[in-house]
């Protein structure tokens, strides 16, 4: 360094929910609250799923804590 991931060691990140606000909405910010995660950091580029408009083989939008893919990254057992 690549690979890999332990009854390590320091540390992160936050699931349901609840409360504010934004949104047609599905969801998202904060904030509380942890259920978990070796990427649960980022990233809509495949595929799914939701959701709107529509009724055409279609737009748009939302999920990365659905899958997979690109990218960046701590640590140091076997």
């Nucleotide at each position: 360094u690549u690979c890999u991931g332990a009854c390590a060691a320091g540390a992160g990140c936050a699931a349901a929910c609840c409360a504010c606000u934004a949104g047609c909405a599905a969801u998202a910010u904060u904030g509380g609250g942890g259920c978990g995660c070796a990427a649960a950091g980022c990233u809509a580029c495949g595929g799914g799923u939701c959701c709107g408009c529509c009724g055409g083989u279609g737009c748009g939008g939302a999920u990365a804590g659905c899958c997979g893919g690109g990218u960046u990254g701590c640590c140091g057992a076997a």

The RNA shown here (c-di-GMP-I riboswitch aptamer) has 78 nucleotides and comes from uncultured Geobacter sp.
Lineage of the source: Bacteria > Thermodesulfobacteriota > Desulfuromonadia > Geobacterales > Geobacter.
The model forms 95% of the base pairs in the Rfam consensus.
Its mean pLDDT, the model's own confidence on a scale to 100, is 86.
It matches the Rfam family "c-di-GMP-I riboswitch aptamer". Rfam links the family to the GO term cyclic-di-GMP binding.